[in-house]
RNA sequence: CGAGUUCGAUGGACUGUCGCUGUUUCCCAAAAGGAAAGGGAGGAAAGUCCGGACUUCACAGGGCAGAAUACUGGUUAACGACCAGGCGGGGCGACCCGACGGAAAGUGCAACAGAAAACAAACCGCCCACCUUAUGGGGCAACCCCUAAGCGGUAAGGAUGAAACGGUGAGGUAAGAGCUCACCAGAAGACUGGCAACAUAUCUUCUUGGCAAACCCUAUUCGAAGCAAGAUCAAGCAGGGGGAUGAUUCGUUUGCCCGACGUUUCCUCCGGGUAGAUCGCUUGAGGCUGCGGGUAACCGUAGACCCAGAUGAAUGACAGUCUCCACGCAAGUGAGACAGAAUCCGGCUUAAAGUUGAACUCGCUCU
Numbered sequence: 001c002g003a004g005u006u007c008g009a010u011g012g013a014c015u016g017u018c019g020c021u022g023u024u025u026c027c028c029a030a031a032a033g034g035a036a037a038g039g040g041a042g043g044a045a046a047g048u049c050c051g052g053a054c055u056u057c058a059c060a061g062g063g064c065a066g067a068a069u070a071c072u073g074g075u076u077a078a079c080g081a082c083c084a085g086g087c088g089g090g091g092c093g094a095c096c097c098g099a100c101g102g103a104a105a106g107u108g109c110a111a112c113a114g115a116a117a118a119c120a121a122a123c124c125g126c127c128c129a130c131c132u133u134a135u136g137g138g139g140c141a142a143c144c145c146c147u148a149a150g151c152g153g154u155a156a157g158g159a160u161g162a163a164a165c166g167g168u169g170a171g172g173u174a175a176g177a178g179c180u181c182a183c184c185a186g187a188a189g190a191c192u193g194g195c196a197a198c199a200u201a202u203c204u205u206c207u208u209g210g211c212a213a214a215c216c217c218u219a220u221u222c223g224a225a226g227c228a229a230g231a232u233c234a235a236g237c238a239g240g241g242g243g244a245u246g247a248u249u250c251g252u253u254u255g256c257c258c259g260a261c262g263u264u265u266c267c268u269c270c271g272g273g274u275a276g277a278u279c280g281c282u283u284g285a286g287g288c289u290g291c292g293g294g295u296a297a298c299c300g301u302a303g304a305c306c307c308a309g310a311u312g313a314a315u316g317a318c319a320g321u322c323u324c325c326a327c328g329c330a331a332g333u334g335a336g337a338c339a340g341a342a343u344c345c346g347g348c349u350u351a352a353a354g355u356u357g358a359a360c361u362c363g364c365u366c367u
Stems, first nucleotide, its partner, number of pairs: 001363010012322007020040002023037005042338001046349002049347005054226004066222005071085005086100001087098004101217002106215002108211002123158002125154003131150004136146003166184006185207006192199002230279004239270006250262004286305001288303006325334003
């Protein structure tokens, strides 16, 4: 200098004018209104994919079903998140990625091809030691010898397939075969190291294919709905209790009277509760700075801080100066990404113009 890897930071700045929305103080008897001060979007506010807080409902305990997760250790309020490690895969490397429990519990699957897709089997091939056959031969005869073979042996070689019952060599044999041996590969156990996952060497036993992103098994976790949750106050209308009123009207109570009950209007009380209002609502597993612990995620401690809270839903518009980027000789012109809170936190994922820091890797060149 070039090409990369990982972890970050920032996400235009300032001024003026006019607004919008909360808070506090003041003016005002109060409300309304006014004045002043101060606050007013993000790293993702997004997707709503996980996990919690909070709220209401449900709930003795246990089991089934269902869902999620799945190497080990740690962090955390919790997690499917994060950190560190192991193993496997990728990259020359920094580093990156992993759907990473169990196939020796059981059931099942494997198109086409192939003999055979799993307690093996035999198409071609190889072999007749044993067995058997010959309507083969020899031999006096005897399954005694020879020859050919299978309804016999074999699984080394060929052929099929994504995958064929460990690989190479030697011995062995009728021919062969972990049948035996040496080396290699793999599995289980012991020992050693490590908290563990796991790992090296040695020893012993062994060679038992794949798929669980098929059912399934094992372990752990999980009640449901969500701030339009929910809580408080509460017009009007309807309902209920009590009282009063008046025609002694009307209805029921035997034809009549008294009485009782109801009806009418008004007052009052009650519970539920609509509109509406208030709360929930933003001080919180809060961020910042210093110190300490830890490889790290993270934790502890001290200090000072308050930093949006709307609800037909504020967070804006215009102008100027500067900065950054592009174009242009210049004057200047254009552009400034992704994106907009809605109960609040911890993560993940996705989007994104640029500017910028640190550590590390590879290549080339110079001293």